[in-house]
Predicted 3D model of a 74-nucleotide RNA (transfer RNA) from an uncultured Acidobacteriia bacterium. The prediction has a mean pLDDT of 82.
RNA sequence: GGGCGGUUAGCUCAGCCGGUUAGAGCACCUGCCUUACAAGCAGGGGGUCCGGGGUUCGAGUCCCUGACCGCCCA
Numbered sequence: 001g002g003g004c005g006g007u008u009a010g011c012u013c014a015g016c017c018g019g020u021u022a023g024a025g026c027a028c029c030u031g032c033c034u035u036a037c038a039a040g041c042a043g044g045g046g047g048u049c050c051g052g053g054g055u056u057c058g059a060g061u062c063c064c065u066g067a068c069c070g071c072c073c074a
Stems, first nucleotide, its partner, number of pairs: 001073007010026004019057001028044005050066005
């Protein structure tokens, strides 16, 4: 330099053919339970969907562009 994949909650990741409320597990907080802790049960908080632009009635999802990470080739 070229090709491919990826970037969504604190962490690891889903998210269909664009569709109205953005999710799961773990973690965190509160309560229950326990002598206490862990586990378990109930509930709760937490998001610039990598940045910018575009298309559309509507974008996490499509297009352009930039950045970063990984793999392959040279």